[in-house]
RNA sequence: AUCUCUCUAGUACAGCGAUUAGUAUAGGUGACUUCCAAUCACUAGGCCUUGGUUAAACUCCAAGGAGAGAUA
Numbered sequence: 001a002u003c004u005c006u007c008u009a010g011u012a013c014a015g016c017g018a019u020u021a022g023u024a025u026a027g028g029u030g031a032c033u034u035c036c037a038a039u040c041a042c043u044a045g046g047c048c049u050u051g052g053u054u055a056a057a058c059u060c061c062a063a064g065g066a067g068a069g070a071u072a
Base pairs, nucleotide, nucleotide: 001071002070003069004068005067006066007065010025011024012023013022027043028042029041030040031039048064049063050062051061052060
């Protein structure tokens, strides 16, 4: 320099253009326990940014940002 891929909760990941965007773990509260741990219940927390297409966008398109890889 060219090409390809990825970006969703603190972390690791799911998510046919239409369901309130979910799971595990971590955090908080409560229950249980003499106490702690484990377990159970509840709870807070998120779509990289800006535009575009669409009746409707995490999803499709463009540009930008960050990261990873391949070739030279």

A computed fold for a 72-nucleotide RNA from Scolopsis taenioptera, annotated as transfer RNA.
Taxonomically the source falls in Scolopsis (Eukaryota, Actinopterygii, Eurypterygia, Percomorphaceae).
The RNAcentral record of the sequence draws on ENA.
Rfam family: tRNA. Its family is annotated with triplet codon-amino acid adaptor activity in the Gene Ontology.